Predicted 3D model of a 687-nucleotide part of an RNA (large-subunit ribosomal RNA, domain II) from Fluviicola chungangensis. The sequence was found in a public genome assembly. Model confidence (mean pLDDT): 84 of 100.
Context: one part of a larger RNA
RNA sequence: UCCUACGAGUUACUCCUCAUUGGCAAGGUUAAGUGAUUCAGUCACGGAGCCGAAGCGAAAGCGAGUCUGAAUAGGGCGUUUUAGUCAGUGGGGGUAGACGCGAAACCUUGUGAUCUACCCAUGGGCAGGUUGAAGUUCCAGUAACAUGGAAUGGAGGACCGAACCGAUAAACGUUGAAAAGUUUCCGGAUGACCUGUGGGUAGGGGUGAAAGGCCAAUCAAACUGGGAAAUAGCUCGUACUCCCCGAAAUGCAUUUAGGUGCAGCGUUCAGGUUGAGUCUUAUAGAGGUAGAGCUACUGAUUGGACUAGGGGGCUUCACCGCCUACCAAAUCCUGACAAACUCCGAAUGCUAUAAGAUAUACUGAGCAGUGAGGGCACGGGUGCUAAGGUCCGUGUCCGAGAGGGAAAGAACCCAGACCAUCAGCUAAGGUCCCCAAAUGUACACUAAGUUGAUCAAACGUUGUCCGGUUGCAUUGACAGCUAGGAUGUUGGCUUGGAAGCAGCCAUUCAUUUAAAGAGUGCGUAACAGCUCACUAGUCGAGCGAUCGGGCGUGGAUAAUAAGCGGGCAUUAAGUGUACUACCGAAGCUAUGGAUUUGUAGUAAUACAACUGGUAGGGGAGCAUUCUAGUCAGCGUAGAAGGUGCAUGGUGAUGUGUGCUGGAGCGGCUAGAAAAGCAAAUGUAGGA
Numbered sequence: 001u002c003c004u005a006c007g008a009g010u011u012a013c014u015c016c017u018c019a020u021u022g023g024c025a026a027g028g029u030u031a032a033g034u035g036a037u038u039c040a041g042u043c044a045c046g047g048a049g050c051c052g053a054a055g056c057g058a059a060a061g062c063g064a065g066u067c068u069g070a071a072u073a074g075g076g077c078g079u080u081u082u083a084g085u086c087a088g089u090g091g092g093g094g095u096a097g098a099c100g101c102g103a104a105a106c107c108u109u110g111u112g113a114u115c116u117a118c119c120c121a122u123g124g125g126c127a128g129g130u131u132g133a134a135g136u137u138c139c140a141g142u143a144a145c146a147u148g149g150a151a152u153g154g155a156g157g158a159c160c161g162a163a164c165c166g167a168u169a170a171a172c173g174u175u176g177a178a179a180a181g182u183u184u185c186c187g188g189a190u191g192a193c194c195u196g197u198g199g200g201u202a203g204g205g206g207u208g209a210a211a212g213g214c215c216a217a218u219c220a221a222a223c224u225g226g227g228a229a230a231u232a233g234c235u236c237g238u239a240c241u242c243c244c245c246g247a248a249a250u251g252c253a254u255u256u257a258g259g260u261g262c263a264g265c266g267u268u269c270a271g272g273u274u275g276a277g278u279c280u281u282a283u284a285g286a287g288g289u290a291g292a293g294c295u296a297c298u299g300a301u302u303g304g305a306c307u308a309g310g311g312g313g314c315u316u317c318a319c320c321g322c323c324u325a326c327c328a329a330a331u332c333c334u335g336a337c338a339a340a341c342u343c344c345g346a347a348u349g350c351u352a353u354a355a356g357a358u359a360u361a362c363u364g365a366g367c368a369g370u371g372a373g374g375g376c377a378c379g380g381g382u383g384c385u386a387a388g389g390u391c392c393g394u395g396u397c398c399g400a401g402a403g404g405g406a407a408a409g410a411a412c413c414c415a416g417a418c419c420a421u422c423a424g425c426u427a428a429g430g431u432c433c434c435c436a437a438a439u440g441u442a443c444a445c446u447a448a449g450u451u452g453a454u455c456a457a458a459c460g461u462u463g464u465c466c467g468g469u470u471g472c473a474u475u476g477a478c479a480g481c482u483a484g485g486a487u488g489u490u491g492g493c494u495u496g497g498a499a500g501c502a503g504c505c506a507u508u509c510a511u512u513u514a515a516a517g518a519g520u521g522c523g524u525a526a527c528a529g530c531u532c533a534c535u536a537g538u539c540g541a542g543c544g545a546u547c548g549g550g551c552g553u554g555g556a557u558a559a560u561a562a563g564c565g566g567g568c569a570u571u572a573a574g575u576g577u578a579c580u581a582c583c584g585a586a587g588c589u590a591u592g593g594a595u596u597u598g599u600a601g602u603a604a605u606a607c608a609a610c611u612g613g614u615a616g617g618g619g620a621g622c623a624u625u626c627u628a629g630u631c632a633g634c635g636u637a638g639a640a641g642g643u644g645c646a647u648g649g650u651g652a653u654g655u656g657u658g659c660u661g662g663a664g665c666g667g668c669u670a671g672a673a674a675a676g677c678a679a680a681u682g683u684a685g686g687a
Stems, first nucleotide, its partner, number of pairs: 001687006011096003015093010027051003033045004055062002065077004099237002102234001106227003110223002117201009126191001128160003131156001135152006164188003169184004203219001205215003240621006250263005264370002266367006277358009291344001292342002298338002303333003307328001309327002311324004373398010403414003418593004423589003429583003432567003438580001440579006451569002459554003463551010480538005486511003491505003517532001521530002594611001596609005622676001624673008633665002641660008
């Protein structure tokens, strides 16, 4: 992992409630018990009790009223609206283990110290080697001690190191040889040492040189039986078919936030009405949003004018006074801002009325599920005008929605799948090949493979195309080439120097000229030198400046060629505009068939509309086992079971038949359930 078997809404109750079927009905009904009998869940008796027919009050009590109250007031609950009750069946609730499996734990009775911790009693063990304490003896020494030396001696939680006890480091082992080991290295090894046997301490207890360690491979409270099916707002699982409808992820509250109650939204049944619901059009209203405005307020605010007050400067012994490109109230002009500003002010939405269209809406009752939502567009708050962020509102889709397109994609575009068909038309999107359909038509642009659906910016760009304005030009423009580009003068000042070209000043003048600046740049220490403006010649037709637009270009950096879907594509298969044809979906149409609902009809039937669907509500069926009745059913001339084939039914499934098998089994009508498996890290067996 597979196969087979088992495996989860059950059962009980004088309980509550609703629906439905039946009996009786202002009544309904018996319970225990008793009797009878054809002995069966039978018949009769039994009225205790219960429910209903009247309520109100705490109660006494009163009563269509009553309570409160001083009240004949007001108010609360009732009456005036009359149907109940008993039994069967079904939906739901309650109490029970209550759909199934699942704790961590708690309490209680006992069993454990043959493991291990500590203790008690009694025994045992420690090769060999080393060191050499006290004491003692002798000698020296002392007044006597002290002290020194040499021997002797044999102390020690002494030293080295086997047995023994341990476990430092590493490797191996890790479905092991082993539920803690092996190998090598290592620590202690006369001691707080190791060890045999017997005994003691027991679970909130022991024992602990203390690690929450150990107490039988179990320890922050052992193990076993019991309370016990503890409880689990949590997780997982929950079994045949078809048909109809079809949600929610919101509000309020919650020791509440992943739970629940009420409401909202779903479904089923019933009901009746001044037809309430929804949409469109028209008319009439309330309102202060978008926008706009502010010399209309509140506040904020640009520049200027004018001018209180203040600062600064001048003057003064002081008082006056003067000035001010300083700050600045009020006023005026000008510009402009606001969710908590408004002199104004829409669209939409809302309310009402009328008409039209449509078929909902509402009330009561039974049963729910939901109460984690999410994306996108638009209007906002928050955040960074960040987020696949977060919080609201309006809409839509996903959720619970398949099909076509977007390469691939929950919610983007198109479009809502009853079934069948080798029929047709279209939507979005496409039409060179992959790949169905145009290598379509007309006119432009792009040279960057830009691009070819899908982010690129500020800022650059004499790439190229189009348009506007303006200047110069055959009296010769623009570019190039040839030539000139001078004189007063080295202008004055400054300076070490300053001569067109460090810097400053200037009516930066004047002269000769075709033209030539008291000089555009390079250059020199300063000159020199080169060059420009400007002019002539040559050449011979367009040349500049500026503004706007289209397509390109740089900007352009991420780990594989590599984000055109790929091949590939350049007067495109790219981009822009216009047009025609075609392809393209479960859309629409065609043909046939089915379900549901409505209308008509006695019916057959006809017509119309519908038939995506999770949670969930409702309806109709199939199969399994057993029971009763029935078919005076089937069966060794072959039952059940197994395995093929054919066939009926929308389906669960039914029927026929071949082979196998070898003794039981079925149809119909009812009833009752241990009544359907793919999942629960399900249980058992097998492969």